This is a predicted structure of a 91-nucleotide RNA (c-di-GMP-I-GGC riboswitch aptamer) from a Chromatiales bacterium. Of the family's consensus pairs, 95% are formed in the model. Model confidence (mean pLDDT): 81 of 100. Rfam family: c-di-GMP-I-GGC riboswitch aptamer. Rfam links the family to the GO term cyclic-di-GMP binding. Taxonomically the source falls in Chromatiales (Bacteria, Pseudomonadati, Pseudomonadota, Gammaproteobacteria).
RNA sequence: GCCGGAAUGGGCAAACCCGUCGAAAGGCGGGGACGCAAAGCCACCGGUCUACUGAUUGCGUUUGCAGUCAAAGACAGCGGGGCUGCCGCCG
Numbered sequence: 001g002c003c004g005g006a007a008u009g010g011g012c013a014a015a016c017c018c019g020u021c022g023a024a025a026g027g028c029g030g031g032g033a034c035g036c037a038a039a040g041c042c043a044c045c046g047g048u049c050u051a052c053u054g055a056u057u058g059c060g061u062u063u064g065c066a067g068u069c070a071a072a073g074a075c076a077g078c079g080g081g082g083c084u085g086c087c088g089c090c091g
Stems, first nucleotide, its partner, number of pairs: 002091001003088002011036002016031006034077001040083003044080003047075004053070007
């Protein structure tokens, strides 16, 4: 340096529940463990999600519903990429 099958010292924590922030997606804290060798960090590329806002199209027609686009936001536990890093029985 590769590698991560089983092992050691440790680590993280899905769903769900409670609290809290948010319009929402979702974030944070506590409980909890489905999983994880980067499930540590970064929205750069693709993707997915949201709908407070704007434009536009269709349907309806008093306020509505749905689609598309833009802007904005979210996901790093969807994939790629970038940065950093623990262990070393065995190979």